[in-house]
A computed fold for a 487-nucleotide part of an RNA from an uncultured prokaryote, annotated as small-subunit ribosomal RNA, 5' domain.
Context: one part of a larger RNA
RNA sequence: GAACGAAUGCUGGCGGCAGGCCUAACACAUGCAAGUCGAACGAGAAGUUCACCUUCGGGUGGAUGGACAGUGGCAGACGGGUGAGUAACGCGUGGGAAUUUACCAAGAGGUACGGGACAACCACUGGACCGUAUGAGCCCCUUCUGAUUAGUUUUGGGAGGGGGAAAGAUUUAUCGCCUUUUGAUGAGCCCGCGUUGGAUUAGCUAGUUGGUGAGGUAAAGGCUCACCAAGGCUACAAUCCAUAGCUGUUCUGAGAGGAAGAUCAGCCACACUGGGACUGAGACACGGCCCAGACUCCUACGGGAGGCAGCAGUGGGGAAUCUUGCACAAUGGGCGAAAGCCUGAUGCAGCCAUGCCGCGUGAGUGAAGAAGGCCUUAGGGUUGUAAAGCUCUUUCGCUAGGGAAGAUAAUGACGGUACCUAGUAAAGAAGCCCCGGCUAACUCCGUGCCAGCAGCCGCGGUAAUACGGAGGGGGCUAGCAUUGUUC
Numbered sequence: 001g002a003a004c005g006a007a008u009g010c011u012g013g014c015g016g017c018a019g020g021c022c023u024a025a026c027a028c029a030u031g032c033a034a035g036u037c038g039a040a041c042g043a044g045a046a047g048u049u050c051a052c053c054u055u056c057g058g059g060u061g062g063a064u065g066g067a068c069a070g071u072g073g074c075a076g077a078c079g080g081g082u083g084a085g086u087a088a089c090g091c092g093u094g095g096g097a098a099u100u101u102a103c104c105a106a107g108a109g110g111u112a113c114g115g116g117a118c119a120a121c122c123a124c125u126g127g128a129c130c131g132u133a134u135g136a137g138c139c140c141c142u143u144c145u146g147a148u149u150a151g152u153u154u155u156g157g158g159a160g161g162g163g164g165a166a167a168g169a170u171u172u173a174u175c176g177c178c179u180u181u182u183g184a185u186g187a188g189c190c191c192g193c194g195u196u197g198g199a200u201u202a203g204c205u206a207g208u209u210g211g212u213g214a215g216g217u218a219a220a221g222g223c224u225c226a227c228c229a230a231g232g233c234u235a236c237a238a239u240c241c242a243u244a245g246c247u248g249u250u251c252u253g254a255g256a257g258g259a260a261g262a263u264c265a266g267c268c269a270c271a272c273u274g275g276g277a278c279u280g281a282g283a284c285a286c287g288g289c290c291c292a293g294a295c296u297c298c299u300a301c302g303g304g305a306g307g308c309a310g311c312a313g314u315g316g317g318g319a320a321u322c323u324u325g326c327a328c329a330a331u332g333g334g335c336g337a338a339a340g341c342c343u344g345a346u347g348c349a350g351c352c353a354u355g356c357c358g359c360g361u362g363a364g365u366g367a368a369g370a371a372g373g374c375c376u377u378a379g380g381g382u383u384g385u386a387a388a389g390c391u392c393u394u395u396c397g398c399u400a401g402g403g404a405a406g407a408u409a410a411u412g413a414c415g416g417u418a419c420c421u422a423g424u425a426a427a428g429a430a431g432c433c434c435c436g437g438c439u440a441a442c443u444c445c446g447u448g449c450c451a452g453c454a455g456c457c458g459c460g461g462u463a464a465u466a467c468g469g470a471g472g473g474g475g476c477u478a479g480c481a482u483u484g485u486u487c
Base pairs, nucleotide, nucleotide: 001487002486003485004484006483007482008481009480010479013359014358015357016356017355018354019352020351021317026315027314028313030312031311032310035074036073037072040071041070047064048063049062050061051060052059053058081270082269083268090195091194092193093192094191095190096189099187100186104183105182106181107180108179109178110177111176112132113131114130115129138163139162140161141160142159143158144157145156146155147154168175169174170173196242197241198240203233204232205231208230209229210228211227212226213225214224215223245267246266247265248264249260250259251258252257272293273292274291275290276289295306296305297304298303323349325348326347327346331345332343333342334341335340362392363391364390365389372383373382374381375380396428397424398423399422400421401420402419406414431476432475433474434473435472436457437456438455442471443470444469445468446467452459453458
């Protein structure tokens, strides 16, 4: 000098854009944050209407209607939060082969027959569940043959045997369902290289290292198991300890480098603590399940309920960090054929000078160099064109009128906002730090090694340009100064 997710002191007019628990991954009251589909299914309240009966209170039946919950489908694995753990194929980068992929796109083939259990509620029924049939292609086994290989390895073609599928709906135009091939997208796995400090950590390792066989997985593999061998890593730093999410990037610097990893974006990990699986295309699942633990709450004491590191908000901790707001109008997501519903994602608004940027607090003229203040050699000097006075202007603000784009035929939270027009009166709007040298800026008074100042050198013991006040001056400016941290 630059920078900051800053804080503190004094001060504070407006707008735009951004940012806002760095500490206790501490505990959480309350509300909301993941639903949707009646064009999959049964049942069906209130209400409306029609018919019949009526003791005129109403009742029964049909139609319509569609609430609450139930079965079923899809979505709750995305989106949102946090950085505790992790020094690791976690991340970054470049490769690889032994895999999978709901919804989506393209191609091929199919969609037949029957049963009756559980839940809501008896029955019935259903795309729930179960059985049978069919099956070119698909999967498995056997066999023949061609190519290939160091190889009983890999692969093309043919034959035989075995196994496995489906669901319907309405407004009749579609939407679906099953098998299979290809793609797209996503995901899992392996490897080379890179990735903090410590040797006052020098040895570490028995599923350990490799092989054979088997199991397991979507898939290669000690991933797991049996047997066999005795290996594997390490001074190019293993193991251990400490610290830490990684990156694109950010800050600084002429660069090389150094430091950081807030916001935004990609990846990873976690969801009260520890463990486990279920469902599913996908989880070992933040607002799912089970077990154990700590904590909190309810209880009729028998037993139950809960998980804000989602958005707001509360207590606590702390130098310190916001509203228990509006809307699904836009963008995007889930479900649905659609209308639509849901969406604290998101779009906006609120608070905060936290930062960056822009604007204003007036302009011109005005010497009797007014008054007052301060200094004085008492003549004067300075504050100072500064003020007053005169002439103007109206940015911003305020008042009133009009009033968008963002939306497409309709639909606008923002919002009567941005913006435009008129009016108003210089009218409502300046502070902070410093003045011994470094370092721009000097005098008087008070104090008297006291009170105090101080980044370093150092000031103060009776004329202090260094303390305190005043006048004057210098710097920056809606900020200024200090503290902390980085270069």
Its mean pLDDT, the model's own confidence on a scale to 100, is 81.